Predicted 3D model of a 109-nucleotide RNA (THF (Tetrahydrofolate) riboswitch aptamer) from a bovine gut metagenome. RNAcentral holds the sequence, with entries from MGnify. Its Rfam family is "THF (Tetrahydrofolate) riboswitch aptamer". Rfam links the family to the GO term tetrahydrofolate metabolic process. The family has 101 seed sequences and 747 matches in Rfam 15.1. From the family's description: Tetrahydrofolate (THF) riboswitch was first reported for Ames et al. as an RNA motif in 5' untranslated (5'-UTR)regions of folate transport and biosynthesis genes in Firmicutes genomes. Its mean pLDDT, the model's own confidence on a scale to 100, is 76.

RNA sequence: GCAGAGUAGGAUCGUGCGCGUAAAGUGCCGGGUGAACAGGGAGUUGUCAUCCGGACGAAAAGCCCCGGAAGGUUCCGGAGUUUGCGGUGCAUGGUCCGCAUCCCGCUGC
Repeated sequence: GCAGAGUAGGAUCGUGCGCGUAAAGUGCCGGGUGAACAGGGAGUUGUCAUCCGGACGAAAAGCCCCGGAAGGUUCCGGAGUUUGCGGUGCAUGGUCCGCAUCCCGCUGC
């Protein structure tokens, strides 16, 4: 001098257990606070978490039991369960992407 490895985190697919379907959550916008960012140091207009405010916004159906009302088969309320639904949460496995950037280091030549 050239090439390379490796982080936080992200995307996607699978599995398990939940939550919601009485609409929380997710996603979007603005603001506050905090944290992390390869082996070491620094670090953003990037990343993540959390809080506040704002706009938008959804898929339910079957079975069964209990109680009540009406009164002969309906209605109302509640519990359970099955199948769905949600840019749903957590855990875990596979694949892919991955230090804005700066200095030093590591491996190979």